About this RNA
c-di-GMP-I riboswitch aptamer from Clostridium thailandense, 76 nucleotides, folded computationally. Its mean pLDDT, the model's own confidence on a scale to 100, is 84. The organism belongs to Clostridium, within Bacteria. Rfam family: c-di-GMP-I riboswitch aptamer. Gene Ontology term of the family: cyclic-di-GMP binding.

RNA sequence: GAUAAUGGCAAACUUAUCGAAAGGUAAGGACGCAAAGCUAUAGGGCCUUUCGCAAAAUGGCAGCCUAGCUACCGAA
Numbered sequence: 001g002a003u004a005a006u007g008g009c010a011a012a013c014u015u016a017u018c019g020a021a022a023g024g025u026a027a028g029g030a031c032g033c034a035a036a037g038c039u040a041u042a043g044g045g046c047c048u049u050u051c052g053c054a055a056a057a058u059g060g061c062a063g064c065c066u067a068g069c070u071a072c073c074g075a076a
Stems, first nucleotide, its partner, number of pairs: 001073001008033002013028006031063001037069003042066003045061003049057002
């Protein structure tokens, strides 16, 4: 980061399964993504449960933002 090329990932939803839940896993399926690759023991934020004014804690979200590490191509 292009009216380029090789490709990659996979939202919602459905089925099965794990879980208290959020959510995860597998198959199907594509809303989209130039890092929609990794890191939740990097910082913030959000979600769930408990508690309950709040705060805090268990668990989660990397497709919420910032940050770190890594990666394909090569026009302007």